[in-house]
């Protein structure tokens, strides 16, 4: 240094929920709050899931498909990173 992840040490982040706020919506932001997390740090590159509009299609509709958006605490991937037991 890389890999790895301890009944180690110093710390970090913050689910649900509540209040305010932004958004058609999924969902986001701030404050409180902790379910948990060794990358629960960053990135929408690939997949999944969710939302919206329209067309195709079908026909009571829905499902399916396309486009746009959201989700990094869904998974993979890329980049960066504290500590140092086995």
């Nucleotide at each position: 240094a890389u890999c790895c992840g301890a009944c180690a040490a110093a710390g970090g982040c913050a689910a649900a929920c509540u209040a305010c706020u932004c958004g058609u919506g999924a969902g986001g932001g701030u404050a409180g709050g902790a379910c948990g997390c060794a990358a629960a740090g960053u990135c929408g590159c690939g997949g999944g899931u969710c939302u919206a509009c329209g067309a195709u299609a079908c026909u009571u509709a829905a499902a399916a498909c396309u486009u746009a958006g959201a989700u990094g605490g869904c998974c993979g991937g890329a980049c960066u990173a504290c500590c140092g037991a086995a």